[in-house]
Context: one part of a larger RNA
Molecule: small-subunit ribosomal RNA, central domain
Organism: Planctomycetota bacterium
RNA sequence: CUGGGCUUAAAGGGUGCGUAGGCUGCGCGGUAAGUUGGGUGUGAAAGCCCUCAGCUCAACUGAGGAACUGCACUCAAAACUACCGUGCUCGAGGGAGACAGAGGUAAGCGGAACUCAAGGUGGAGCGGUGAAAUGCGUUGAUAUCUUGAGGAACACCGGUGGCGAAGGCGGCUUACUGGGUCUUUUCUGACGCUGAGGCACGAAAGCUAAGGUAGCAAACGGGAUUAGAUACCCCGGUAGUCUUAGCUGUAGCGAAAGUGUUAAGUGCUCCGCCUGGGGAGUAUGGUCGCAAGGCUGAAACUC
Numbered sequence: 001c002u003g004g005g006c007u008u009a010a011a012g013g014g015u016g017c018g019u020a021g022g023c024u025g026c027g028c029g030g031u032a033a034g035u036u037g038g039g040u041g042u043g044a045a046a047g048c049c050c051u052c053a054g055c056u057c058a059a060c061u062g063a064g065g066a067a068c069u070g071c072a073c074u075c076a077a078a079a080c081u082a083c084c085g086u087g088c089u090c091g092a093g094g095g096a097g098a099c100a101g102a103g104g105u106a107a108g109c110g111g112a113a114c115u116c117a118a119g120g121u122g123g124a125g126c127g128g129u130g131a132a133a134u135g136c137g138u139u140g141a142u143a144u145c146u147u148g149a150g151g152a153a154c155a156c157c158g159g160u161g162g163c164g165a166a167g168g169c170g171g172c173u174u175a176c177u178g179g180g181u182c183u184u185u186u187c188u189g190a191c192g193c194u195g196a197g198g199c200a201c202g203a204a205a206g207c208u209a210a211g212g213u214a215g216c217a218a219a220c221g222g223g224a225u226u227a228g229a230u231a232c233c234c235c236g237g238u239a240g241u242c243u244u245a246g247c248u249g250u251a252g253c254g255a256a257a258g259u260g261u262u263a264a265g266u267g268c269u270c271c272g273c274c275u276g277g278g279g280a281g282u283a284u285g286g287u288c289g290c291a292a293g294g295c296u297g298a299a300a301c302u303c
C1' cells in the first nucleotide's frame, strides 16, 4: 500500500463554529496536465525464464531468444479527473406569508409551603423511632388564629410531550434576542460537505472577592444500634446550595508555572539559609539548664 474494525470484545473527540487540506450537482464549447493507444530511443553485461550445444552425467560453461512490467521524446484520442469559457436549477442560501416551542438574557409580579418574630386562645406535654434516647417545653412549647419579615423552589397542567449543538431549559407578564418547520407562478446560481490546527460554549463539585442564607446539608457534635459502628436510624449543625463579579499586560526575568514599577527586572549594601533519600537533628565534643531538655552538630554504611 491493500485489507478488517470502533452499542456490549480494544476503539467516536463533551458540543458547536470554522482556517488549511480532502471531496464536490446537471448541460454545452474548448485545452490536453493526469488518463488511454501507437511509434522511436533507452532500459550495460552477468543473473532469472525458454530452446539448443560442450565437458561420460550433473553442477558448471557456451549460443540464441524472451523478459527487463520503467523512463524520455513524439503522433493520436477526448470518455473520465483537472483547467478555461458559457449556461441551468433539483443541492445550498436569501425574500414574502403562516406556525409551534420549559431556546437564551434582563426586569417586574404572584400564590402555596417553610422558618423566624410579635400578639391572642390554651395549659403539659411535644418531637422522634423497630423500640428509644439525645433535643424542645410552665421563662408557657406542641396545637390553633391574626399580623409582619425572609430566602429558595415553582404543586396541578406535565405527557416514551416540546425546545436547544451539547451541557441543559418548567409559575406569570413585558422588553430584547438565537434557531427551526410549512407554503410560495419570488430571487442568487453550486455559493456545497467535512474539517488537522484554531476559537467559542461546556452539569455538579471546587477556588477568589463582595453580598445573601428560609429549607436542605459534606465536615463536625450528640443520642441510639452493634462485639466494634469513624456507618445505616434519630436530634442538632458549618461550608456549600442562591446572587454579582473574576483585571489585563509591554520590555525584562524564569525550567516552566508564572512574575512584571507593590518584580521573581536592573544595580549596590547587609543578614540568614540550601547542596539526593535514609542513617539523623542521631553519635561525639563543647556549652547552657536543678531536671526535662536546648544550642552547636558529624561519619561509617545503604539506596
Stems, first nucleotide, its partner, number of pairs: 014201004021194003025088007033081002035077008049065006091191001092188003095184005103177007110154001114150008125136002162169002207246005215241002220236004252259002276303003285296004